Source information:
A computed fold for a 97-nucleotide RNA from Candidatus Desulfolinea nitratireducens, annotated as Glycine riboswitch aptamer. Lineage of the source: Bacteria > Bacillati > Chloroflexota > Anaerolineae > Candidatus Desulfolinea. It was read from a public genome assembly, where an Rfam model found it. The prediction has a mean pLDDT of 83. The model forms 90% of the base pairs in the Rfam consensus.
RNA sequence: ACAGGAAAUCGGGAAGAGACUCAAUGAGCACCGAAGGGGCAAGCCUGGGCUGGCAAGUUCAGGCGAAACUCUCAGGUAAAAGGACCCGAUAUCUUUA
Numbered sequence: 001a002c003a004g005g006a007a008a009u010c011g012g013g014a015a016g017a018g019a020c021u022c023a024a025u026g027a028g029c030a031c032c033g034a035a036g037g038g039g040c041a042a043g044c045c046u047g048g049g050c051u052g053g054c055a056a057g058u059u060c061a062g063g064c065g066a067a068a069c070u071c072u073c074a075g076g077u078a079a080a081a082g083g084a085c086c087c088g089a090u091a092u093c094u095u096u097a
Stems, first nucleotide, its partner, number of pairs: 004094003008090006018029001020028003030077003036073001037071003043064009
């Protein structure tokens, strides 16, 4: 340096669900999941009990533990804006000989 990883900027693509109702600057009901946020499965770790010569097994408690799953807090339900994710470009950081 190529490749790998990280995040940033720009461009393009990008779903779902009421242009609902009311006594209205707010409130109510119905719905959506793809900004953000919350939750956990397998598995792993720690500690206690039981069995065992040990290894290990079993049980209880706690911790780590993913998502497009799930919750619907937030956000959203005409258009616009936003939008996970995907593609392309640009430079940066990191790892590596």